[in-house]
Molecule: transfer RNA
Organism: bacterium
RNA sequence: CGGGGUAUAGCUCAAUGGUAGAGCGUUCGGUUCGGGACCGAAAGGUUGCCGGUUCAAAUCCGGCUACCCCGA
Numbered sequence: 001c002g003g004g005g006u007a008u009a010g011c012u013c014a015a016u017g018g019u020a021g022a023g024c025g026u027u028c029g030g031u032u033c034g035g036g037a038c039c040g041a042a043a044g045g046u047u048g049c050c051g052g053u054u055c056a057a058a059u060c061c062g063g064c065u066a067c068c069c070c071g072a
Stems, first nucleotide, its partner, number of pairs: 001071007010024004018055001026042005048064005
């Protein structure tokens, strides 16, 4: 320098263009003498950044950033 992949909750990951979810974790409650385990509930996201297309974008298109892989 060229090509490809990844970026979503604290962590690991889902999500056919139609109001973004799960597991673990956190908080509260139940249970227990207390803790663990179990049960119930809640909080937590400008979907890496900037634009474009569309009635509507995490999703499609362009550029950029970070990381990984391949090639030179």